[in-house]
Overview:
The RNA shown here (THF (Tetrahydrofolate) riboswitch aptamer) has 106 nucleotides and comes from a Bacillota bacterium. The sequence was found by an Rfam model in a public genome assembly. Taxonomically the source falls in Bacillota (Bacteria, Bacillati). Its Rfam family is "THF (Tetrahydrofolate) riboswitch aptamer". Rfam links the family to the GO term tetrahydrofolate metabolic process.
C1' cells in the first nucleotide's frame, strides 16, 4: 500500500415483568438543549425540556334479586380475557457517509 472484517447512538421481532384503560404514555408540530464506533467531523437517526394541536377498547367471572333461564342490580388498590405506535429487562437480527486508528490477510 491492496483486500476483507469488527465495534456507537439506536431500530425491528420475540419472551418476561410491570404501567395505563377514571388516559398517563406513544405518535404529530414548533423552539431550545444534549449524547452519539478508539480519535476527528457531524448527519439521516436518537434523547431531554418547554409550548401547541390531536387523541384510544373494552368485555367477562366472582356477589345480590330472579322462574336460577332471560333480565336487572351492586361492588373493586383484587381476578380472567383483551386493548395501548405504553415502560423496563433479556434475547435474535439490523446498525455512522468521509479521514485516521483497530483486527486478519497479501
Nucleotide at each position: 500500500g491492496g483486500c476483507a472484517g469488527a465495534g456507537u447512538a439506536g431500530g425491528u421481532g420475540c419472551u418476561a415483568u410491570g404501567c395505563g384503560u377514571u388516559a398517563a404514555g406513544u405518535g404529530c408540530u414548533a423552539a431550545g438543549g444534549g449524547a452519539u464506533g478508539g480519535g476527528a467531523a457531524g448527519u439521516u437517526g436518537c434523547c431531554c425540556u418547554u409550548a401547541g394541536a390531536c387523541g384510544a377498547a373494552a368485555g367477562g367471572a366472582c356477589c345480590c334479586u330472579g322462574u336460577u333461564u332471560a333480565a336487572g342490580g351492586a361492588u373493586g388498590u383484587g381476578u380472567c380475557u383483551g386493548c395501548g405506535a405504553c415502560a423496563u429487562a433479556g434475547u435474535a437480527c439490523c446498525g455512522c457517509a468521509u479521514c485516521c486508528g483497530c483486527u486478519g490477510u497479501c